[in-house]
Context: one part of a larger RNA
RNA sequence: GGAUGAACGCUGGCGGCGUGCCUAACACAUGCAAGUCGAACGGACAAAUCCCUUCGGGGAUGCGUUAGUGGCGGACGGGUGAGUAAUGUAUGAGCAACCUGCCUUUCAGUGGGGGACAACAGUUGGAAACGACUGCUAAUACCGCAUAAAGUAUUUGAGUGGCAUCACUUAAAUACCAAAGGAGCAAUUCGCUGAAAGAUGGGCUCAUAUCUGAUUAGUUAGUUGGUGAGGUAACGGCUCACCAAGACUGCGAUCAGUAGCCGGACUGAGAGGUUGAACGGCCACAUUGGGACUGAGAUACGGCCCAGACUCCUACGGGAGGCAGCAGUGGGGAAUAUUGGGCAAUGGGCGAAAGCCUGACCCAGCAACGCCGCGUGAAGGAAGAAGGUCUUCGGAUUGUAAACUUCUUUUAUAAGGGACGAAGAAAGUGACGGUACCUUAUGAAUAAGCCACGGCUAACUACGUGCCAGCAGCCGCGGUAAUACGUAGGUUGCAAGCGUUGUCC
Numbered sequence: 001g002g003a004u005g006a007a008c009g010c011u012g013g014c015g016g017c018g019u020g021c022c023u024a025a026c027a028c029a030u031g032c033a034a035g036u037c038g039a040a041c042g043g044a045c046a047a048a049u050c051c052c053u054u055c056g057g058g059g060a061u062g063c064g065u066u067a068g069u070g071g072c073g074g075a076c077g078g079g080u081g082a083g084u085a086a087u088g089u090a091u092g093a094g095c096a097a098c099c100u101g102c103c104u105u106u107c108a109g110u111g112g113g114g115g116a117c118a119a120c121a122g123u124u125g126g127a128a129a130c131g132a133c134u135g136c137u138a139a140u141a142c143c144g145c146a147u148a149a150a151g152u153a154u155u156u157g158a159g160u161g162g163c164a165u166c167a168c169u170u171a172a173a174u175a176c177c178a179a180a181g182g183a184g185c186a187a188u189u190c191g192c193u194g195a196a197a198g199a200u201g202g203g204c205u206c207a208u209a210u211c212u213g214a215u216u217a218g219u220u221a222g223u224u225g226g227u228g229a230g231g232u233a234a235c236g237g238c239u240c241a242c243c244a245a246g247a248c249u250g251c252g253a254u255c256a257g258u259a260g261c262c263g264g265a266c267u268g269a270g271a272g273g274u275u276g277a278a279c280g281g282c283c284a285c286a287u288u289g290g291g292a293c294u295g296a297g298a299u300a301c302g303g304c305c306c307a308g309a310c311u312c313c314u315a316c317g318g319g320a321g322g323c324a325g326c327a328g329u330g331g332g333g334a335a336u337a338u339u340g341g342g343c344a345a346u347g348g349g350c351g352a353a354a355g356c357c358u359g360a361c362c363c364a365g366c367a368a369c370g371c372c373g374c375g376u377g378a379a380g381g382a383a384g385a386a387g388g389u390c391u392u393c394g395g396a397u398u399g400u401a402a403a404c405u406u407c408u409u410u411u412a413u414a415a416g417g418g419a420c421g422a423a424g425a426a427a428g429u430g431a432c433g434g435u436a437c438c439u440u441a442u443g444a445a446u447a448a449g450c451c452a453c454g455g456c457u458a459a460c461u462a463c464g465u466g467c468c469a470g471c472a473g474c475c476g477c478g479g480u481a482a483u484a485c486g487u488a489g490g491u492u493g494c495a496a497g498c499g500u501u502g503u504c505c
Stems, first nucleotide, its partner, number of pairs: 001505004006501005013374006019367002021332001026330003030327003035072003040069002043066003048061005079285003088210008098202002103198007111145001113143002120135006151176011181190003211257003218248003223245008260282004264275004287308005310321004338364001340363003346360001347358004377407004387398004412442006421432001449494002452491002454475003460489005470477002
C1' cells in the first nucleotide's frame, strides 16, 4: 500500500447494487416452513331443480365440502460445518461386477375370479395421549387362476470376440413369472402390466494430489490371502466355516494434534503465500448414541423403534417434544437484522384441468457493513468590514471567506401524470407500488465532518503545564520560553466519512 462477513471512537444528507451470529453443533415460548388428488373408492353433510304429498314429509338428479381407504410427493427444495486427514474432495480412467420412480421412443398385452380391512354402527377402557371387542362395506388396496416371450434359470449345439474370471450372437428343449381401471353420449383420452432402448440420477473400483508433529517406530487376528457358503442392485472378509501366515511401514505405517474439500477469493510483476464468508459443485450431520421399516431412491431435519440427557403435561397409572428451515426469545459475545408482504415472476409437489401448497423464491423493513454514484450551491464581490488569533503595535492572518448583487434547483417538499417486469390470437392476472420515471411549483432553500501538523510524513504559532499531567507505530517528547503533553488560532490530508484495533499478503 492492498484486502476484510469486521469491531470500537467521533460524525452522518440521498440513491443503486450487494452483504449481515465468524462466539454456544447452547437452550428454545409462539406462528408459519409439504402437501395434493372426489376424473381411484365406499360413506357423511349438502345449495339448487324436478316429481309425489295425508303438508309431517318422501323420492330422483346432484353444484359443492370433506374425516377415512388408496395413489404420488414428504430422499427435492432450505439449514449447518460438529465429525471426517480419507467409506471425503479434485482431476483422470474403469465396471466383461451394477441399479434407476417420473420422462422419451418402440413392441406386446390388459381374460376370469376370491377373501378382507378402515370409514360407519354398537359395546367398552383411559385424566389424557391413544386404544380394545363385535358387526357391515368399496376400490387403481390385497390374493389366487388363465395367458407367456423379446424376460429369468437350467441343459444341449454352432459361431464371433476379448482383458484373466469370460462376454456377445444364434438354434432348440424344459420350468417359472403380469395386469386396473377412471372420465366422456361417443370419438377419444388419462392410466395399468411385461419387454427392449435412451435420457437423467446414483452405486462401486483404480491411479495421482491433498496440513503439522519422530520429544509418536513399530502396527495388525477378520488382521493378509485362499476354498466353499451366505448376503447385496453389484465386486469384495461385506459376513461366516475351514486352511495357510501373511499384510502395512523410514518414499513415514501406527499414534497424537488441527481441519469439511473444491471452483474460486485476497495479495503479489511473477513464482508464491494466505484463505474457503457470500455464489456454484461434492461430502457429512439434524438433541446424543444405536437400529431397521417403507420405498425406484433414506438407514430419512419438520417419519418410526430403543436407550441417555434435558424440557413440559399428569387424575402419578402414564404421556408429549426436538428451530444446524423463516422470523423471533434467552444466553454467550467486541459483534451481526423484521415474530413483515406476495405467490405477480422463476422454479418445485400434486392434479385431466380449474386450482391448491410452497419462510424455495421475488420483494419490502433494519444496519455507512462494503462498493459505486450524487449533493451540501454557482458567478461576481476589497470598505481587504466586524469578530478571532498573532504582533516588533507599524501591521499580518483568517480572507473573496462573509455581508451584498445576479443566477441555478441536482437534492428536498408539494401537486399532476405514471410504467417495463405479463408470457401463446384475444381477454384476464403485479407483492414490489402509486415505486422508478416524466412534468410543474416553492425557495439557497434540507445537508460536513474526522484525523494529523518533531523526524519518518504533507502541514506552525500563542497560552497553560513544569520528568507533573500526559503523548507514543519506531526514534523518542515533558525537570519554566515544549512546533512532540492540554487548549486556542492557523494549516495539511481524506471526505459522508475519518481515525484506531484485529487478521492476511
A computed fold for a 505-nucleotide part of an RNA from an uncultured bacterium, annotated as small-subunit ribosomal RNA, 5' domain. The prediction has a mean pLDDT of 83. It matches the Rfam family "Bacterial small subunit ribosomal RNA".